[in-house]
RNA sequence: UCUUAUCCAGAGUGGGGGAGGGACAGGCCCGACGAUCCCACGGCAACCGAUCCCGGUACGGGAACCCCGGUGCCAACUCCUGCGGGGCUCAUCAGCCUCGGCAGAUGAGA
Repeated sequence: UCUUAUCCAGAGUGGGGGAGGGACAGGCCCGACGAUCCCACGGCAACCGAUCCCGGUACGGGAACCCCGGUGCCAACUCCUGCGGGGCUCAUCAGCCUCGGCAGAUGAGA
């Protein structure tokens, strides 16, 4: 970089360190009552492996399992919106619902 699956659930304490952080833009939030980040421990989950089950024995499937291995994750739906279609409310401004797309994150493969 490409392909593909998922993204309305879930899960925090201690230590370090001191200023911005939540990918981008706008909004809205978090943050000296110490955030983001790093480390340790703990936890959540079930993407991959293993195991187990089913069918077959090339392998395919599973809503099983989480004792074990590899990741991931532990403020807010991916915090909301961003581009387009449809619908509803409204005198207007505008707001809401829904579908698809873009972007992003994570896994697996290349």